This is a predicted structure of an 89-nucleotide RNA (Glycine riboswitch aptamer) from a soil metagenome. The RNAcentral record of the sequence draws on MGnify. Rfam family: Glycine riboswitch aptamer. Rfam's curators write: This family represents the bacterial glycine riboswitch. Its family is annotated with glycine biosynthetic process in the Gene Ontology. The prediction has a mean pLDDT of 79.
RNA sequence: UCACGCGGGAGAGACUGAUGCGGGUUCGCCCGGCAUCAGCGCCGACGGAGCAACCGCCCCGGAAACUCUCAGGCCCCAGGACCGCGUGG
Numbered sequence: 001u002c003a004c005g006c007g008g009g010a011g012a013g014a015c016u017g018a019u020g021c022g023g024g025u026u027c028g029c030c031c032g033g034c035a036u037c038a039g040c041g042c043c044g045a046c047g048g049a050g051c052a053a054c055c056g057c058c059c060c061g062g063a064a065a066c067u068c069u070c071a072g073g074c075c076c077c078a079g080g081a082c083c084g085c086g087u088g089g
Stems, first nucleotide, its partner, number of pairs: 001089008013040001015039007022031003041074003047070001048068003054062003
């Protein structure tokens, strides 16, 4: 330094409307529980892009935790830069 495993790991709407499924029902409806679409509002720590501090084998390259949000994300779950430990090369 690379791969794998384990642990820690933030931010931002449980938003609104429609549709479908599911559950309850006094059969009028209710629950928004799940999924999709649309709208507006947001987040940046997967990815991507931009500037550039800085660095190097130096006139050419590499470049961020900064910036932009295309993708992604906005209860939980999942994901997750980065950090620690272990194993192997």